FMN riboswitch aptamer (RFN element) from Thalassobacillus cyri, 179 nucleotides, folded computationally. The sequence was found by an Rfam model in a public genome assembly. Its mean pLDDT, the model's own confidence on a scale to 100, is 75. It matches the Rfam family "FMN riboswitch aptamer (RFN element)". From the family's description: The RFN element is a highly conserved domain that is found frequently in the 5'-untranslated regions of prokaryotic mRNAs that encode for flavin mononucleotide (FMN) biosynthesis and transport proteins.

RNA sequence: UAAUUCCUUCGGGGUCGAGUGAAAUUCUCAACCGGCGGUAAUGAGCUUCAAACUCUCAGCCCGCGACGGGGAAUACCUUCAAAGGCAACUUUGAAAAAGGAUGCGUGGCAUCUGGUGUUCCCCCUGAUUUGGUGAAAUUCCAAAGCCGACAGUGACAGUCUGGAUGGGAGAAGGAAAGA
Numbered sequence: 001u002a003a004u005u006c007c008u009u010c011g012g013g014g015u016c017g018a019g020u021g022a023a024a025u026u027c028u029c030a031a032c033c034g035g036c037g038g039u040a041a042u043g044a045g046c047u048u049c050a051a052a053c054u055c056u057c058a059g060c061c062c063g064c065g066a067c068g069g070g071g072a073a074u075a076c077c078u079u080c081a082a083a084g085g086c087a088a089c090u091u092u093g094a095a096a097a098a099g100g101a102u103g104c105g106u107g108g109c110a111u112c113u114g115g116u117g118u119u120c121c122c123c124c125u126g127a128u129u130u131g132g133u134g135a136a137a138u139u140c141c142a143a144a145g146c147c148g149a150c151a152g153u154g155a156c157a158g159u160c161u162g163g164a165u166g167g168g169a170g171a172a173g174g175a176a177a178g179a
Stems, first nucleotide, its partner, number of pairs: 001179001004176007017029003031159002033148002035064004043055003059146002068123010078095007099113006128144005150162003
């Protein structure tokens, strides 16, 4: 000091106030919020000054993550069948049956389908302009805009409730082995 593997911890914010109404944190007015990495002309530290270095700078530029849909590989498991075995069990194959889901609507019929985990891939996946400065800015300064999964709800949700004490881009620290 590059790469690799493992472990630990961390890893999302927000409806003030008012109106209508039987009912709305969901509508209207208004308020508030902005994950992670990159990019970089900001700002700060250090320095006599500078360079270098360190920290910091985009919701709407690029990429990622989360929700939803689909596929592949692999491990384990379930059930069944065949073969082997005294047996425990092993191997191979299948998902027909059983079981499950949905629908009809009330007891059986139709359709679909092995289950769980891990890894990877595909689809889906929101939104910005103008002016200023300048060599250079969709990032700085000013102004005006715009965007925000799914399910639920006494009424339509970025902000309430729920899946979620979950997952997660990643961040920090530590360890191993090797050069």